[in-house]
RNA sequence: GCGGGUAUGGUUCAGUGGUAGAAUGUUUCCUUGCCAAGGAAAAGAUACGAGUUCGAUUCUCGUUACCCGCC
Repeated sequence: GCGGGUAUGGUUCAGUGGUAGAAUGUUUCCUUGCCAAGGAAAAGAUACGAGUUCGAUUCUCGUUACCCGCC
């Protein structure tokens, strides 16, 4: 330099054109004489920019970061 892939709560992963979910973690409350365990609730995310569309996390293009391969 060329090609391919990935990017979603703090972390690990789903999801898929129509309100974004789980586990774990965090905070608060309950339970217990305390801790641990358990129960309830809350906050928290689609890498960035543009396009298509009534509607984009999803489709298209570009940029960025990382990974793999070729030379």
Transfer RNA from Chara vulgaris, 71 nucleotides, folded computationally. The organism belongs to Chara, within Eukaryota. RNAcentral holds the sequence, with entries from ENA. It matches the Rfam family "tRNA". It is annotated as a transfer RNA. Rfam's curators write: Transfer RNA (tRNA) molecules are approximately 80 nucleotides in length.